[in-house]
RNA sequence: ACUGAUUUUAAAGCGCCUGAACUGCCUGCGGGGCAGUUGACGAGGAGGAGGUUAUCGAGCAAGUCGGCGGAUGCCUCCCGGCUGACGGUCACAGCCGCAAAGAAGUGCUAAAACAGUGAGGCGACUCCCUGGACAAAAGCUCUUCUGAUGGCCGC
Numbered sequence: 001a002c003u004g005a006u007u008u009u010a011a012a013g014c015g016c017c018u019g020a021a022c023u024g025c026c027u028g029c030g031g032g033g034c035a036g037u038u039g040a041c042g043a044g045g046a047g048g049a050g051g052u053u054a055u056c057g058a059g060c061a062a063g064u065c066g067g068c069g070g071a072u073g074c075c076u077c078c079c080g081g082c083u084g085a086c087g088g089u090c091a092c093a094g095c096c097g098c099a100a101a102g103a104a105g106u107g108c109u110a111a112a113a114c115a116g117u118g119a120g121g122c123g124a125c126u127c128c129c130u131g132g133a134c135a136a137a138a139g140c141u142c143u144u145c146u147g148a149u150g151g152c153c154g155c
């Protein structure tokens, strides 16, 4: 340095399973028992505290049903900042949490599904690889338009 195994931590559209559906075995078979499987596809997302049924689309006319926990969202307050066409400071307005006024438009960006293989399991089903697609929100790039307060001090 490489490979493999185990343990711990981490995990964040994440984890879990007392409902449900499904599988295998047993059984005294309108049922029951035991052991299992499934139970959200990615994109995006963290200053602190509290609150809260927490964003976006894809797929499916099949359960991505139902429930629990958590949570980077949102709201309020606090903290720290940005802009208000010289600097400082105070107030106010909007905004930001490593970028920071609002609106419109251009461009950039997915995985599952699907197809083709392989591995594991009696099975429900699980896992890997390859191929070529298809979003929206937010963000960023570029363009256009609109908006950009006041007091004091300094220059």
Stems, first nucleotide, its partner, number of pairs: 014069004019065001020038008041057003047078006079097006086154006101146005107140002114131003118127003
A computed fold for a 155-nucleotide RNA from Alkalicoccus saliphilus, annotated as glmS glucosamine-6-phosphate activated ribozyme aptamer. The coordinates come from a structure-prediction model, not an experiment, and the mean pLDDT is 78. It matches the Rfam family "glmS glucosamine-6-phosphate activated ribozyme aptamer". Its family is annotated with regulation of gene expression and catalytic activity in the Gene Ontology.